[in-house]
RNA sequence: AGAGUUUGAUCCUGGCUCAGGAUGAACGCUGGCGGCGUGCCUAAUACAUGCAAGUCGAACGAAGAUGUUCUUGUGUUCGCAUGAGAGCUCUUAGUGGCGGACGGGGGAGUAACGCGUUGGUGACCUGCCCUAAAGAAGGGAACAACCUCGGGAAACUGAGGCUAAUACCCUAUGUGCUUCUUAAGAUUAGAUGCUUUUGAAGUAAAGGUUCUGUGGACGAAAGGCCACAGUGCCGCUUUAGGAGGGGCCUGCGUCCCAUCAGCUAGUUGGUAGGGUAAUGGCCUACCAAGGCGAUGACGGGUAGGGGACCUGAGAGGGUGACCCCCCACACUGGCACUGAAACACGGGCCAGACACCUACGGGUGGCAGCAGUAGGGAAUAUUGCCCAAUGGACGAAAGUCUGAGGCAGCAACGCCGCGUGCGCGAUGAAGGCCUUCGGGUUGUAAAGCGCUUUUCUGGGGGAAGAGAAAGGACGGUACCCCAGGAAUAAGUCUCGGCUAACUACGUGCCAGCAGCCGCGGUAAAACGUAGGAGGCAAGCGUUAUCCGGAUUUAUUGGGCGUAAAGCGCGUGUAGGCGGUUUGGUAAGUUGGAUGUGAAAGCUCCUGGCUUAACUAGGAGAGGUUGCUCAAAACCUGGAAAACUUGAGGAUGAUAGAGGAGAGUGGAAUUCCCGGUGUAGUAGUGAAAUGCGUAGAUAUCGGGAGGAACACCAGUGGCGAAGGCGGCCUUCUGGGUCGUUCCUGACACUAAGACGCGAAAGCAUGGGUAGCAAACGGGAUUAGAAACCCCGGUAGUCCAUGCCGUAAACGAUGUGAACUUGAUGUCGGCAACGUAAUAGUUGUCAGUGUCGUAUUUAACGCGAUAAGUUCACCGCCUGGGGAGUACGGCCGCAAGGCUAAAACUCAAAGGAAUUGACGGGGACCCGCACAAGCAGCGGAGCGUGUGGCUUAAUUCGAGACUACGCGAAGAACCUUACCUGGGCUUGACAUGUAGGUGGUAGGGAGCCGAAAGGUAACCGACCCUUCGGGGAGCCUUCACAGGUGUUGCAUGGCUGUCGUCAGCUCGUGCCGUGAGGUGUCCGGUUAAGUCCGGUAACGAGCGCAACCCUUGCCGUAUGUUACAAGUGUCAUACGGGACUGCCGGUAUAAAGUCGGAGGAAGGUGGGGAUGACGCCAAGUCAGCAUGACCUUUAUGUCCAGGGCUACACACACGCUACAAUGGUCGGUACAAUUGGUCGCAAAGCCGCGAGGUGGAGCCAAUCCCUAAAACCGAUCUCAGUUCGGAUUGCAGGCUGCAACUCGCCUGCAUGAAGUCGGAGUUGCUAGUAAACGCGCGUCAGCAUUAGUGCGUUGAAUACGUUCCCGGGUCUUGUACACACCGCCCGUCACGUCAUGGAAGCUGGUAAUACUUGAAGCUGGUAUCUAAACCCUCACGGGAUGGAGCUAGCGAGGGUAGGACCGGUAACUGGGACGAAGUCGUAACAAGGUAACC
Repeated sequence: AGAGUUUGAUCCUGGCUCAGGAUGAACGCUGGCGGCGUGCCUAAUACAUGCAAGUCGAACGAAGAUGUUCUUGUGUUCGCAUGAGAGCUCUUAGUGGCGGACGGGGGAGUAACGCGUUGGUGACCUGCCCUAAAGAAGGGAACAACCUCGGGAAACUGAGGCUAAUACCCUAUGUGCUUCUUAAGAUUAGAUGCUUUUGAAGUAAAGGUUCUGUGGACGAAAGGCCACAGUGCCGCUUUAGGAGGGGCCUGCGUCCCAUCAGCUAGUUGGUAGGGUAAUGGCCUACCAAGGCGAUGACGGGUAGGGGACCUGAGAGGGUGACCCCCCACACUGGCACUGAAACACGGGCCAGACACCUACGGGUGGCAGCAGUAGGGAAUAUUGCCCAAUGGACGAAAGUCUGAGGCAGCAACGCCGCGUGCGCGAUGAAGGCCUUCGGGUUGUAAAGCGCUUUUCUGGGGGAAGAGAAAGGACGGUACCCCAGGAAUAAGUCUCGGCUAACUACGUGCCAGCAGCCGCGGUAAAACGUAGGAGGCAAGCGUUAUCCGGAUUUAUUGGGCGUAAAGCGCGUGUAGGCGGUUUGGUAAGUUGGAUGUGAAAGCUCCUGGCUUAACUAGGAGAGGUUGCUCAAAACCUGGAAAACUUGAGGAUGAUAGAGGAGAGUGGAAUUCCCGGUGUAGUAGUGAAAUGCGUAGAUAUCGGGAGGAACACCAGUGGCGAAGGCGGCCUUCUGGGUCGUUCCUGACACUAAGACGCGAAAGCAUGGGUAGCAAACGGGAUUAGAAACCCCGGUAGUCCAUGCCGUAAACGAUGUGAACUUGAUGUCGGCAACGUAAUAGUUGUCAGUGUCGUAUUUAACGCGAUAAGUUCACCGCCUGGGGAGUACGGCCGCAAGGCUAAAACUCAAAGGAAUUGACGGGGACCCGCACAAGCAGCGGAGCGUGUGGCUUAAUUCGAGACUACGCGAAGAACCUUACCUGGGCUUGACAUGUAGGUGGUAGGGAGCCGAAAGGUAACCGACCCUUCGGGGAGCCUUCACAGGUGUUGCAUGGCUGUCGUCAGCUCGUGCCGUGAGGUGUCCGGUUAAGUCCGGUAACGAGCGCAACCCUUGCCGUAUGUUACAAGUGUCAUACGGGACUGCCGGUAUAAAGUCGGAGGAAGGUGGGGAUGACGCCAAGUCAGCAUGACCUUUAUGUCCAGGGCUACACACACGCUACAAUGGUCGGUACAAUUGGUCGCAAAGCCGCGAGGUGGAGCCAAUCCCUAAAACCGAUCUCAGUUCGGAUUGCAGGCUGCAACUCGCCUGCAUGAAGUCGGAGUUGCUAGUAAACGCGCGUCAGCAUUAGUGCGUUGAAUACGUUCCCGGGUCUUGUACACACCGCCCGUCACGUCAUGGAAGCUGGUAAUACUUGAAGCUGGUAUCUAAACCCUCACGGGAUGGAGCUAGCGAGGGUAGGACCGGUAACUGGGACGAAGUCGUAACAAGGUAACC
C1' cells in the first nucleotide's frame, strides 16, 4: 500500500465483499510447564446457610466467672479438700461515648450544573486532627439495667418501685461569641454580611486516670473505698485561625428524532414573610404580565459522566469491563428522626408486591457486601486460608473487629516466556501415495551411532517479605545442590481466484461447499477421502461486535449537463458575505510570562524480578482553558471621518408578438334562405357506416354566428419564468445607448415567508363555428375494448374564483471578476465615407455557429464555460420497495407538499468500442428477380425417407447443408438385427509356466440343420555342440474380443456460408482505454484488382498468376495409326495475348468504349486450387483414440429368417400421354474407356436370351453393331400400330443355392395416363434440350443411380423496383447464447415481510374529581407531665407531650382523553419463486416514434 465483483471487451460512477488490528467473549478440535493479569456483558430476578461493624470497664451502675494472692474458719490420710471475706484478672446484658454518612457493591434512574473543565461564594458549613486565647464555679431532677405484678404462641410489651454517670436540667462567670443599637472607616462593580466603635440583651463546661502526699470512715485481718492537695496523660466548654472535607452559584463542552413547533400559572419578575448552614419561587400572600423558542424551546427515544480503552498517518470513528475520580441507587414508592455530615445498603416509620413463621389474634425479612443456591442464558470461578503485611473503626494501651485487604483454589479467557531434544547418518530401507512404468515423493525424515538434561521423577538444603527481640496465611513455596533417563510433552486450519500451498480416487446439479465471485449435470486442483504441500503453533479455526481499508458524509478530503443530485420562476426577511482612503481601538489574530489540566495510563530515559509480560523512579506530551503583559507592519471586527469606480437617481434619445382594458377588419370553415342543376357524394391501403331523387355534392347571390389571425416571419424581437403574433386606441412595467449632473456602499445572496406560474381538471354564470376525451357506428384482426373511417358530448372560448403541477429542459441556481480568436445577426452610439442609402472601422448591450488554451469518464463545453477564482442558497450518497405507507399541512374534489421502514438483489447506471440485428438509409454483386428454354408438382413404375407393422424389419444422416445420402451394387456371405443350436484363454495377438513323438497335419465311415463331435487309416518340418532347442498341439496365468456408450472428452477427414472478397500482422500515429488508423474517401475492377487522395508506411493468408486440360502455330521423334513417306494422329519441347498498336473518353491516373491485326482480345473455355473463421454442423459404423461399461457374454461359431413387410405421406428419378410421332426397311458419322480367375473374333445351332467354338490380345497391334440424324414405306388423331404397367405360360444365364428375394428372352395379356392446382427446380453457348456409347462396384443383378465420353444443337437478358443470398459504408439499439434476441402487465399457485381495519388486549406519562398512611408544619377550648418560677402546701404559671383538627402528602378508586405496542375476521399493494395462462406495451422508424 491494495484486491475481487456490473461488460463480448473498455473507461467512469457506484454499491457489496476480502486481506489488518482489537475483545470481560462464546462454540468446534486439541492441550506440557511457569509468571503476570482477568473472569454474570443476560434477570436492579428470587434467595437456604455462614460470615461482611464494631469498640471502649481508663464514662457509669450492676451481674457473673475460673484461676490466683492475701486474711480467716472447718475437716484432714498433712498431699490437700471445703466454707466466709477482700483484692487482682477476666466476661458483658444495660446506661453513656465514638464509629455504623468510611470502606465494599452493582448502574436501575438521570440528557441534568449530573459529569468534565474554568471561575465565584461580598450567600455558607465543617466531628475527629493541628495552632492560639480564655475557662472548667455552684446546684438539681430523672430513666434503663435490677426487683415485683401483669399481657402475648411468638415478636415483644404494660404498670409499680430502686439507682449511677463524661446521660439530662437550672443558676453563676463571659476572654469571647450572637442579636439589636450608636458612630466612623477601608476595599469593592456592589456592603445588610468586612474592620473599628457606643450601649443593651442573650449565651459555656465533665470528668476519668497514673504517681506522690495527707486525712477519713469500714473491716477481725488482709485490704480496698472515700475526700483533699500536687503531678503527668486522656478528655470537656467558648472563641479565633489552619489543614483536609463538603454545600451552593457560574462561563463553556456534553447522543438521536422537526413525521415533536410552539411551550409556560409558581409560570417570569417585584414586595413582604417563612424556611435553610447558606443564595434563590425553595415555600406562602399580594402586585405586575411576563419568561422560553429554528443559535431548536416543549415533547419523544436512548444513555450514568469523566480520566481513559480500541482503531486510525492524522482529523476522526467506536467503547465506557478491569484500575482511579464524580454522580445516583440499596425489594418498589413516600417520609422524616438522630447526627458535624444521611433523608442513611447490613437504622426507623408508613403503603405496596413477594417470601417465611403462626396457637389465625399477630409477627418476621430484604446478598446491586464475600462465598454459595435456584432461575435466565451461547456464557463467567471456592459456601477456601489469614489479619503476617497495607489501610480502617474503637480504645490511654494491650488489644478487639475488618469477605477492605493479603494469599491460595478453578478456567489456554488474555498477554509474556520456556519446552516437546541436539549432532552424524543414503542402500536415498520398508510402508504409503503418484506414475509417461523409466521413476518421483514422503526424505536425513526413520532405523542406527554419539551427546545433552531446560522440563519431568526421586532425594537433600531452603529464604527475603518484620527498619530493636519474639511473632509468616502464602509455604517446605520461590530458589540452590545431587541422582536417573530421550526420557513426560503437537496440534489445528487451509491448498479455484482474491491468498502462501496439487495430485489420485469416490460422487454425478445428487450428496455437499461458499466471505465475494462462484463450484457440483461421468475425466471436479472448489464436494468427500487419501497422499503431499502451505500457514500458525499450546494453540488453531469459526461466530459475534468495533475501528480500518471506505476520499463510501469528503474540516483535512467528494460531488450535482448526460451516472444519484440546480427549488418551475421571481420579490424579499433573518442569516452569511461585502469597494477605496485616513488616523485611532484592540474583540478576533500573534507572541511572551504564569496558574491549572489528580494519580494511573501514553512516549522517552533509567532501574527491579534469570528475560519478557509485569513493575518502580525521573522527564515529556496532553486544552476551542483562566489570568496577565505586549505587538498594531498586514488582515477581519466594532466606533469615527471621507471618497467614487459597485449600486441607485437625473437628463437626452431609442427598439420591441412585454402586460391589462375597449373598439374594429378581411380570408376561411359551418349553418340558414333563394337561384342554376342532376345522380351521385364523401372516405380509404381497399372498403363500409354516413349524406343524397323529400334534390345532396358542385356552382352563384344574400344572411347568421363563433373561433383563429395566412403572406410579412427570420437559430428575428420582448418578458423573471410560464409565455407573447391582424389593425387602431387608452392605461402601464422593464430594457438598451449617449451625457457624466446628483446620492455616497445604499451592494450580493437568500432558510422560513409572499407573489407569479403551460396544459388538463374543479365551481358558478355565459358562449359554442371548427376541433374533439367519453360514447355510438363502420372497417381491420385470431381477438381489436386500438391505430384508419363516419358521427359526436364534456372541454377548447369569455367573466370570476380554485388547483399549483410538466421532459416547467440549456435536463446547466444567482451575482461578480479574469482568460488567444474567426464568422453571422438584432438594437444603439462615434469616426470615416456617400448627393442620400449603402459600406468600412471602433465600441456598448443581446442572440447564434465554429474553435485555441483549459477542462471532462467520455460525449462534449469553450467570454452566453461544463475554463480560472470569490460570495451565498438549494440538492445528492447502491438498485428495488417508493416519491409509496403512516402522521402533519394545503385543496370543493381530483389531488399536491413533506416523507420512512421491514424485506430483497449484487448489482442498478453513464459514456464510448467492436460486432450482430432492424418491417433504418446509401452503393454494389450473384440464373437472385426479370426475359426465355426444358421440367417437377397429376399417371404407372424405380429408388430413398417418414410412419405403421414385425421375433427382427440393424445403425447412422434431419431447413438451406438428411431423404438414387454412408451403400462404387443385402439371395448365402456381406450383416452390425431376430429365432434357435454350440464354445469359453476363446474366431485373432503377445508373453509366462508345465506337458506332448504315432506329435502336428490329413482323414473314409457314423451322428447332426450346420457348427461341431467321434473315428479306422495315412503321417511330417528346421537348427544342433546330439544333451537338446525352435515351430506346431494341449493345459495354466496374464489377457484377448466388443459395429457396446459418449462426435458435448478427441485426432483425422468432410459439409456449409463461398471461389464470397475478405481476414490479419509489424512499425508508426491517434485514443486514459476497449479500440481506431492502415482496410477510409473519389474513381475503377470479376476481385482489399489497380490508380489518385490520405498519419500512415510496409507485409502476410486469400484474389490473380504459377499447375493440368482444350483451342492456333512451330520443332524433334515416329511404334502398333495412315493414303507408305507423309504427319490427319501420338508423345515431348517451344512459340503465341501483353490493353502490345490506333482512335474516343478519363484527374489525360487506373481504367473504360470502339477498331485493326490475329486461331484466340481484354480472366479465351474448362478443371484442380476453398483465407481468418461460423454452425459444441457430420462422422467413436471407414480408421485412430481418452474415459466408462461388458468378460460361460454386449465376445465368438453356425443354420434359418430379416434389412425386400405396406391403409398411407414426402423427396429424387425413369417411361409416357404421341404425327417435330410410332412401326418397318435401307444408308451414314464418334469419343472416352475396359480386358488374363479377363475381353473374346470367324464359323455353326437357336425366333431370341443364349449355346458351341476357340483365332487373337497383358493391348494406338486383338475384342467392343453407336443412336438420334438422313432416304423410303405405312399408320391418320383414336386410349390408337400411342403408352407400356400388371399377369399367365414357355425358356436362358450366374451361382452350393434364385420360395421368401436376381437378371434376361419369346409368346400372350395391354392398367393408369390425352401435358398436370397452389406452388416450385435447372440453365446465359458448344450452354439448355435431345441422342446414344463407356466405366467403377460386381459370380450375377434391381444401373432408370453415380461418374465420364462424344453426336445434334437453340431461345433470351429491357433492366435492378421487388423476392432470396452476399459484400462495403452509414445510422439506431435496453441485443452480445447476439431478433429463434431482449422484455412488460394482469391472472393462477406457494413463501415472506408490511399498510388499512370493526373488535379484543397491554403499557407509559399526565389531567379532573374522590379517598388519604406514615411524617412534618400550624392551631388547639380535651387529657397529661420530674427538673425552671410563684406558693408552707394544695395549686397556678412557663414550657412540653398525647389527643383532636387544618394544610401538604405516597398509594388506591372513578372518568374522559393522549401517546406507544400486541393480536385480528376481512382487505390493499410489494418482494421472491420451476419449464403455468393470456396477450406484445418497450428496446430497430419495435412495425401507430418514444417519453413527461

About this RNA
A computed fold for a 1492-nucleotide RNA from an uncultured prokaryote, annotated as small-subunit ribosomal RNA. It matches the Rfam family "Bacterial small subunit ribosomal RNA". Rfam links the family to the GO terms ribosome and structural constituent of ribosome. The RNAcentral record of the sequence draws on ENA. Its mean pLDDT, the model's own confidence on a scale to 100, is 83.